Source information
Bacterial RNase P class A from a Thermodesulfobacteriota bacterium, 374 nucleotides, folded computationally.

[in-house]
């Protein structure tokens, strides 16, 4: 200095102008004033898991069914997280893995090939040999998986014996498989011996093991104008209850499966669930870590179709520079001040919480690898 990796925090103060929308207090008969107080995020998003809570269903068991799949941890919990095993990628830092079971049982394996799984003989190699008197030729009949061709794969690889030729047929050395044996680990495994030499697929059915009711705050719960309809009570039907004209009496008109009250019933509004919480933040302890536990301390949006914003001034940090200054160095060139100049992103609560995935600015710190300089 390039390249590449892991991780962290932070997403800028203040001040002034003008706004937005909330809570309180004060004024106003009200509209609405004026004070005051506090108004987004690491992701608030994507709704993809897991819970709370809430109603619904539900005796118990048990098939269907769907999920989850190395270990031990951690956590309300989880498909999540840490710390590890394996496996595979990278030169490395590190990264990735739907990573039980093929010795329960059923199935499968395209094209290509002789043969695709109680293998298999297509070239090839080796023996016998009819023909035939002779052969380096040959019908046929045996052996052979060492070589060659095929394939995603072909009964383990590599050398030595050995044999007509060959072959785990023997024997080193290596792989692989074990429900063996030891030793170490909580465990998954790991290493040493021994034994064997048995193919692949479960992202095919399928067996093991744990786990799973459903609907979402527009849940749900209270008050309640209206409307419909079940019921009670009372008044009334020519001795006229109630209504119209009409505020009031008189009059006149209408009036009987009618009127008025109650209960009921929930529709439009309204309340309420709501925001103190598996809760922020700081020391201490415990653990390797995820987390855990003690103390102290704070209260942080809660509007319901949706407010949190703008613009100008200082500052503060951050990049950059054919510039000025200073210190330091033999020097390459480093540091610190000033000056100028630029940059600040993705976004936008809606019941609340852990998680995970997407987006997304620049800023530091650990670590690899390469290459240059002093």
């Nucleotide at each position: 200095a390039g390249a590449g990796u892991a991780g962290a925090a932070c997403a800028g103060a203040u001040g002034a102008u003008c706004g937005c929308g909330g809570g309180g207090c004060u004024g106003g008969c009200g509209a609405c004033a004026g004070c005051u107080c506090g108004g987004a995020g690491g992701a608030a998003a994507g709704u993809c898991c897991g819970a709370a809570c809430a109603c619904c269903g539900c005796a118990g068991g048990g098939c269907a069914g769907g999920g989850u799949g190395c270990u031990u941890c951690c956590u309300a919990a989880c498909g999540g997280g840490a710390a590890g095993u394996c496996g595979g990628g990278g030169u490395a830092a590190c990264c990735c893995g739907a990573a039980g079971g093929a010795a329960a049982g059923u199935g499968c394996a395209a094209c290509a090939g002789a043969a695709a799984a109680u293998a298999c003989a297509c070239c090839g190699c080796c023996c016998c040999g009819a023909g035939c008197g002779u052969a380096u030729c040959a019908a046929g009949g045996g052996g052979u998986a060492a070589g060659g061709g095929u394939g995603a794969a072909a009964u383990c690889g590599u050398g030595a014996g050995g044999u007509a030729a060959g072959a785990g047929c023997u024997c080193a050395c290596g792989g692989a498989u074990g429900u063996c044996u030891g030793u170490g680990g909580c465990g998954a495994c790991a290493c040493a011996g021994c034994a064997u030499u048995u193919g692949g697929c479960a992202a095919a059915c399928c067996c093991c093991a744990c786990c799973c009711g459903g609907u979402g705050c527009a849940a749900g719960a209270c008050c309640a104008a209206a409307u419909a309809g079940a019921g009670g009570a009372g008044c009334g039907u020519u001795u006229g209850a109630g209504g119209g004209c009409u505020g009031c009496c008189c009059g006149u008109c209408c009036g009987a499966u009618g009127c008025u009250c109650c209960c009921g019933g929930g529709u439009a509004g309204g309340u309420u669930g709501c925001u103190u919480g598996a809760g922020g933040c700081g020391c201490c302890g415990g653990g390797c870590a995820a987390c855990c536990g003690g103390c102290g301390u704070c209260c942080c949006a809660g509007a319901g179709g949706a407010a949190u914003g703008a613009u100008c001034a200082u500052c503060a940090g951050c990049c950059g520079g054919u510039u000025c200054u200073g210190a330091g160095g033999c020097g390459a060139c480093u540091c610190a001040g000033a000056c100028c100049g630029g940059a600040c992103a993705c976004a936008g609560a809606a019941u609340u919480c852990g998680g995970c995935u997407u987006a997304c600015g620049g800023u530091c710190u650990g670590c690899u690898c390469u290459g240059a300089c002093c």
RNAcentral holds the sequence, with entries from ENA. The model forms 95% of the base pairs in the Rfam consensus. The gene name in the source record is rnpB.